[in-house]
Context: one part of a larger RNA
Molecule: small-subunit ribosomal RNA, 5' domain
Organism: uncultured prokaryote
RNA sequence: GAUUGAACGCUGGCGGCAGGCUUAACACAUGCAAGUCGAGCGAGAAAGGCCUUCGGGGCGAGUAAAGCGGCGGACGGGGGAGUAACGCGUGCGUAGGAAUCUACCUAGUAGUGGGGGAUAACUUGGGGAAACUCAAGCUAAUACCGCAUAAUUCCUACGGGAGAAAGAGGGCCUAUACUUGUAAGCUCUUGCUAUUGGAUGAGCCUAUGUCGGAUUAGUUAGUUGGUGAGGUAAUGGCUUACCAAGACUACAAUCCGUAGCUGGUUUGAGAGGAUGAUCAGCCACACUGGGACUGAGACACGGCCCAGACUCCUACGGGAGGCAGCAGUGGGGAAUAUUGCACAAUGGACGCAAGUCUGAUGCAGCAAUGCCGCGUGUGUGAAGAAGGCCUUAGGGUUGUAAAGCACUUUCAGACGUGAGGAAAAGUUUAAGGUUAAUAACCUUAGACCCUGACGUUAACGUCAGAAGAAGCACCGGCUAACUCCGUGCCAGCAGCCGCGGUAAUACGGAGGGUGCAAGCGUUAAUC
Numbered sequence: 001g002a003u004u005g006a007a008c009g010c011u012g013g014c015g016g017c018a019g020g021c022u023u024a025a026c027a028c029a030u031g032c033a034a035g036u037c038g039a040g041c042g043a044g045a046a047a048g049g050c051c052u053u054c055g056g057g058g059c060g061a062g063u064a065a066a067g068c069g070g071c072g073g074a075c076g077g078g079g080g081a082g083u084a085a086c087g088c089g090u091g092c093g094u095a096g097g098a099a100u101c102u103a104c105c106u107a108g109u110a111g112u113g114g115g116g117g118a119u120a121a122c123u124u125g126g127g128g129a130a131a132c133u134c135a136a137g138c139u140a141a142u143a144c145c146g147c148a149u150a151a152u153u154c155c156u157a158c159g160g161g162a163g164a165a166a167g168a169g170g171g172c173c174u175a176u177a178c179u180u181g182u183a184a185g186c187u188c189u190u191g192c193u194a195u196u197g198g199a200u201g202a203g204c205c206u207a208u209g210u211c212g213g214a215u216u217a218g219u220u221a222g223u224u225g226g227u228g229a230g231g232u233a234a235u236g237g238c239u240u241a242c243c244a245a246g247a248c249u250a251c252a253a254u255c256c257g258u259a260g261c262u263g264g265u266u267u268g269a270g271a272g273g274a275u276g277a278u279c280a281g282c283c284a285c286a287c288u289g290g291g292a293c294u295g296a297g298a299c300a301c302g303g304c305c306c307a308g309a310c311u312c313c314u315a316c317g318g319g320a321g322g323c324a325g326c327a328g329u330g331g332g333g334a335a336u337a338u339u340g341c342a343c344a345a346u347g348g349a350c351g352c353a354a355g356u357c358u359g360a361u362g363c364a365g366c367a368a369u370g371c372c373g374c375g376u377g378u379g380u381g382a383a384g385a386a387g388g389c390c391u392u393a394g395g396g397u398u399g400u401a402a403a404g405c406a407c408u409u410u411c412a413g414a415c416g417u418g419a420g421g422a423a424a425a426g427u428u429u430a431a432g433g434u435u436a437a438u439a440a441c442c443u444u445a446g447a448c449c450c451u452g453a454c455g456u457u458a459a460c461g462u463c464a465g466a467a468g469a470a471g472c473a474c475c476g477g478c479u480a481a482c483u484c485c486g487u488g489c490c491a492g493c494a495g496c497c498g499c500g501g502u503a504a505u506a507c508g509g510a511g512g513g514u515g516c517a518a519g520c521g522u523u524a525a526u527c
Stems, first nucleotide, its partner, number of pairs: 001527004006523005013374006020366001021332001026330003030327003035071003040068002049059004078285001080283001091210007100202002105198008113147001115145002122137006153162003167190006176183003211257003218248003223245008260282004264275004287308005310321004338364001340363003346360001347358004377407004387398004411468001413463005421454001426448008471516005476497003482511005492499002
């Protein structure tokens, strides 16, 4: 000199953009943060209010809440405890690889036939303080299970064998049936099953690089390799039986300490050093330890089971919980914010859609935390006013500074006008596609209507009046800036040299000056 997720002291007008528990991965009151689908299924209230033939019924409403079922809760969000990486069980960066899986999406091929038995909800009865739970009865499905069929699937001893499915919604009666409108049928949309590719995502292997310590020198028995078997989506001591005795190591094994890694950030001319907040990629973690289940995907933050510590409820028999999600509380600390608004936009889950959910996200609030911008007036004004300070008592300086005169009105204030962030969706019309069809559906185009948390938005216009807006540090040398008074090795200053013991430009005050400026200094930290 540059820099900071900073803190402290004094001071403080406005705006834009960004960042805001670096400490206790300490404990957490309360609310919210993951649901959705009636176009998979069976069932199904009540209240206010309205109608009524006053009987009570109907509307409310096949709505709400619940259940079975599907998809999603493996994404998004959080903090960095562990981890120094050959392996048990492992990262990250770079470069390669073969022995794999992949829901949703996408392209293709083939199919979607015919049956069955349950069960929740519900009803009845019982147990329990509660959490909840037991028994009997009833019922449905895109829930579950057989049968049939199947290759470009799988297995194989090459003879053969194994192994699928589910429907739902809209429209039409044009040729069939009962002749009503339905059924069959036709047609459209969307599902389902099997399989082959793609895409995306994930798992695995190899090489190489990746902090300090030798006052850590030997380490290792599933250990190193082979064979058989098992296991996995897949390779492999991944596991196991047997066999062999190997494997690593001064090019630092093993052990100990510290630490998430990277793109980057910061400094520096560079080389290098330091660092890894925000943002992005990867990893590991979710009260502590262990385990599996479900699933395409987890050994799963707001799922399950067991053990432990802690907290809470209890009728003492037994139960409930997990903010390193967003706010917020206590505690720790030099130190870090609101128990805010909205799904309007972007994105995500579900849904044909309308839509619902979304503390992701978009915004607002708080604090000068940082960077950037603007303002705190402008011109004129010498009687060089008064006052202050100094003085050689003449004067000098503060100083065009003020006052006065003439202007302007940014920003803040008041009132008004008012973009953009909005495109969709919906309704309707037309054309095209499809079709037996002018219906339905899909695509495109036009018209109409409507959707904004921010928001008293940005921006603009009008109004009033210089009106509301300057401090901090320093002045011995380094280092820009000097005099007086007080003090008298005292009180004190100090980054270094050093000042102070009666004329202190170095302490304290004043006047003056210098430097930065809504900041200025100090402390801490890095180069």